Predicted 3D model of a 93-nucleotide RNA (Glycine riboswitch aptamer) from a Rhizobiaceae bacterium. Model confidence (mean pLDDT): 76 of 100. It matches the Rfam family "Glycine riboswitch aptamer". Rfam describes the family as follows. This family represents the bacterial glycine riboswitch. It was read from a public genome assembly, where an Rfam model found it. Of the family's consensus pairs, 90% are formed in the model.

RNA sequence: UGGACUGUUAGUGGGAGAGAGUGGCUCACAUGGGCCGCCGCCGAAGGUGAAAAUACCCGUAAUCUCUCAGGCAAAAGGACCGCUAACAGUGGG
Numbered sequence: 001u002g003g004a005c006u007g008u009u010a011g012u013g014g015g016a017g018a019g020a021g022u023g024g025c026u027c028a029c030a031u032g033g034g035c036c037g038c039c040g041c042c043g044a045a046g047g048u049g050a051a052a053a054u055a056c057c058c059g060u061a062a063u064c065u066c067u068c069a070g071g072c073a074a075a076a077g078g079a080c081c082g083c084u085a086a087c088a089g090u091g092g093g
Stems, first nucleotide, its partner, number of pairs: 004090011019039001021038007040072003046068001047066001049064001053060002056093003
């Protein structure tokens, strides 16, 4: 210097599941909003655990696991995937 891979950021395209459940109080009077509960569910923000792999340990860590948080019409959000650009990196014992 070039390539490969990974990560972050920005732009862009795609992107699932499960209740328009119900009781009370309250605001507005209209179909709606707020607060406190109850029952039933979902996994793909975040978080917990850790299968496999790395000889082994640490560490990393699945779309697996839990359901704390979050969510259960639409909208929004959304892990993750593709493309473009910039930057960083290529473990420790």